Parts: sequence; C1' cells; structure tokens
RNA sequence: GACUCAUGAAGAGUGGCUGAGGGACUGGCCCGAUGAAGCCACGGCAACCGGUUGGGGUGCGACCCGCAACGUCCAGGUGCCAAUUCCAGCCCGGAGACCGUUUUUCCGGGAAAAAUGAGAA
Repeated sequence: GACUCAUGAAGAGUGGCUGAGGGACUGGCCCGAUGAAGCCACGGCAACCGGUUGGGGUGCGACCCGCAACGUCCAGGUGCCAAUUCCAGCCCGGAGACCGUUUUUCCGGGAAAAAUGAGAA
C1' cells in the first nucleotide's frame, strides 16, 4: 500500500512555540490575527483491541462448566477532543412547487467515498 470485517445524530481543553490557512476530494456552507494547520507540555473523552466484573437473564457448545453477545468499571495499545462523517455527490421510493415540457425543493431508504479500529497474509 492493497484486502476482509465492524463503527459513526453522544462525548472530550488549558497553556507555550509558530504565523495563514483549515474542515479528505468536488460544490456548498462554515471555522480562522479574539490566532488556522503543525509541534511541545499537561489534561480529558471512551469507538475498537486489551483488562475487569455481572447474574434472576440471552444464544451456542463437548453442558451446573466454558465461550459469545450485552451490561459495569479501568484507561494498558491505537484513536479522538467545532458543526450528524458539517451537508450534498450515485441509485430507489415518496411529497410539493413551477407550467405545458421539463426543471427544481424537501423527506425517507440503500450504496459509494473517506476516516478510525481489528485481522490474517
């Protein structure tokens, strides 16, 4: 880097250095000299892995035990600490508006893409 699986309407800041960009891309719309992105220090959140623990429960099994799911707690490994992944982009369905044939707005569902985690090779 590619592949597979899972997840997403919640949550989480103070300083210092620095100095103009940032929110993946495109179009919007936002954030930013009242300091962007980045780096450092300490702090926090809790998605996944890990640990812990639960029983009157659920599922499975080689069955009175074990595993898994779910829940509690921890914060060890990653991650994260503006806005629903900020909204949309492709497909399907529905409801309006416009007015004579098409455009356009909104709502719902599904995908794609990106991100994060885990995995095996």
This is a predicted structure of a 121-nucleotide RNA (SAM riboswitch aptamer (S box leader)) from a Limisphaerales bacterium. Lineage of the source: Bacteria > Pseudomonadati > Verrucomicrobiota > Verrucomicrobiia > Limisphaerales. It matches the Rfam family "SAM riboswitch aptamer (S box leader)". Its family is annotated with regulation of gene expression in the Gene Ontology. About the family: The SAM riboswitch is found upstream of a number of genes which code for proteins involved in methionine or cysteine biosynthesis in Gram-positive bacteria.